[in-house]
Context: one part of a larger RNA
Molecule: small-subunit ribosomal RNA, central domain
Organism: uncultured prokaryote
RNA sequence: CUGGGCGUAAAGGGAGCGUAGGCGGCCGGCCAAGUCCGGUGUGAAAUCUUUACCGCUUAACGGAAAGAGGUCACCGGAAACUGGUCGGCUUGAGUCGGGUAGAGGCAAGCGGAAUUCCUGGUGUAGCGGUGGAAUGUGUAGAUAUCAGGAAGAACACCGGUGGCGAAGGCGGCUUGCUGGGCCCGCACUGACGCUGAGGCUCGAAAGCGUGGGGAGCGAACGGGAUUAGAUACCCCGGUAGUCCACGCUGUAAACGGUGCGCACUAGGUGUGGGGGGUAUCGACCCCCUCUGUGCCGCAGCUAACGCAUUAAGUGCGCCGCCUGGGGAGUACGGCCGCAAGGUUGAAACUC
Numbered sequence: 001c002u003g004g005g006c007g008u009a010a011a012g013g014g015a016g017c018g019u020a021g022g023c024g025g026c027c028g029g030c031c032a033a034g035u036c037c038g039g040u041g042u043g044a045a046a047u048c049u050u051u052a053c054c055g056c057u058u059a060a061c062g063g064a065a066a067g068a069g070g071u072c073a074c075c076g077g078a079a080a081c082u083g084g085u086c087g088g089c090u091u092g093a094g095u096c097g098g099g100u101a102g103a104g105g106c107a108a109g110c111g112g113a114a115u116u117c118c119u120g121g122u123g124u125a126g127c128g129g130u131g132g133a134a135u136g137u138g139u140a141g142a143u144a145u146c147a148g149g150a151a152g153a154a155c156a157c158c159g160g161u162g163g164c165g166a167a168g169g170c171g172g173c174u175u176g177c178u179g180g181g182c183c184c185g186c187a188c189u190g191a192c193g194c195u196g197a198g199g200c201u202c203g204a205a206a207g208c209g210u211g212g213g214g215a216g217c218g219a220a221c222g223g224g225a226u227u228a229g230a231u232a233c234c235c236c237g238g239u240a241g242u243c244c245a246c247g248c249u250g251u252a253a254a255c256g257g258u259g260c261g262c263a264c265u266a267g268g269u270g271u272g273g274g275g276g277g278u279a280u281c282g283a284c285c286c287c288c289u290c291u292g293u294g295c296c297g298c299a300g301c302u303a304a305c306g307c308a309u310u311a312a313g314u315g316c317g318c319c320g321c322c323u324g325g326g327g328a329g330u331a332c333g334g335c336c337g338c339a340a341g342g343u344u345g346a347a348a349c350u351c
Base pairs, nucleotide, nucleotide: 003323004322005321006320007305008304012319014202015201016200017199021195022194023193025089026088027087028086029085030084031083033082034081035078036077037076038075039074040073041072042070048067049066050065051064053063054062055061092192093189094188095187096185097184098183099182100181104178105177106176107175108174109173110172111155115151116150117149118148119147120146121145122144126137127136163170164169207248208247209246210245211244212243216242217241221237222236223235224234259318260317261316262315263314264313267296268295269294270293271292272291273290274289275288276287277286300307301306324351325350326349333344334343335342336341
């Protein structure tokens, strides 16, 4: 010396399940493949190293001697570690019993406020909109107001650096079906584990197909303004869409811009869920503990910013990814898609 990295410089796969593979807790017996020791054989010459040796005046060069040089073969041996096999264990993992919080998912039903429209009543000259206006709307009676009806979509307050979920995401109420978590007990299994190339599944919004629905909002589009212009910002309208069912698409600043698992490493403070103790008539308060979620902060880390038991600290295992900027996430080809496009992913040239 046997690469360095990935929060913001290039770089964590959008997420989960899991195949191959890689990696793997404690105790004991056996085997001896890896590993280690000894021996034997071999590793041509040249090359390389060494020499106070020899030959050219020296050196280069040549000669000689010794050495180095191997995933090597065979024989014998060792058994700590890795591996194999057999047996055992319970702390990893799972199961069971008892509790418990929650916008976790799916389906059905129901509710009130608001909005728009329709019908009727009251009522009259405007309303609406803006920076100011205009387009628009109204004497065929609008706006305002009262009563009734219809429709669709979303659920004010509670609501909270609150909760749940692997991620995307999830918020009115009730019921049914259903997934996961946490706490307590420590009854059961006995390493059944971690990660995960391919693969499979899930995956916001927009978009696509077929059918339905359509109140409000509203790409495109039309009109009014503004302006030098105004293919915008503001205003009046408004189609797709937004909603539902089924199918497709498979992307994102899919972000904590931080892959997953395990272990270890000062504290302080808030908050969600649970258990224990103390106290009390009891609930609170106070203390300990497990689990989640925030803030502050030491050591340490960091280029700095900052991170700091929810690590970006200290280590181990496995996967993904980066290797100057532009060209370019483009072209070509492959695969996928109805299409839009997605995925894989260059080069010339140039700085």